Predicted 3D model of a 96-nucleotide RNA (Glycine riboswitch aptamer) from uncultured Marmoricola sp. The model forms 90% of the base pairs in the Rfam consensus. The sequence is in RNAcentral, with records from MGnify.
RNA sequence: UGUGCGGGAGAGUUCCCGGGCGAGCACGCACGUGGUCGACCGGGGCGCCGAAGGGGCAACUCCUCCCACCAACCUCUCAGGCUCACGGACCGCGCA
Numbered sequence: 001u002g003u004g005c006g007g008g009a010g011a012g013u014u015c016c017c018g019g020g021c022g023a024g025c026a027c028g029c030a031c032g033u034g035g036u037c038g039a040c041c042g043g044g045g046c047g048c049c050g051a052a053g054g055g056g057c058a059a060c061u062c063c064u065c066c067c068a069c070c071a072a073c074c075u076c077u078c079a080g081g082c083u084c085a086c087g088g089a090c091c092g093c094g095c096a
Base pairs, nucleotide, nucleotide: 001096002095003094004093005092006091007090012046014045015044016043017042018041019040021038022037023036025034026033027032047082048081049080053078054076055075056074061068
């Protein structure tokens, strides 16, 4: 460094729109029509989190100066994430 196993946090399952699915209601001679509720999928808005990745900065070092070098779970939130799952820095054990 890679790999296998285990552990592994945070933040709205918030609001709006559309789609079909299920349930139920009303009207209707009948085909049917019109609302409602629920979960799912897609899109959008605002709010928020940070421990994949990414960006930024210190001491030290170098130097006449300017510069350069320089880490983080510090910081920024681009990315990613905010039900579950996946992911997940880091830790432990095993193997190469």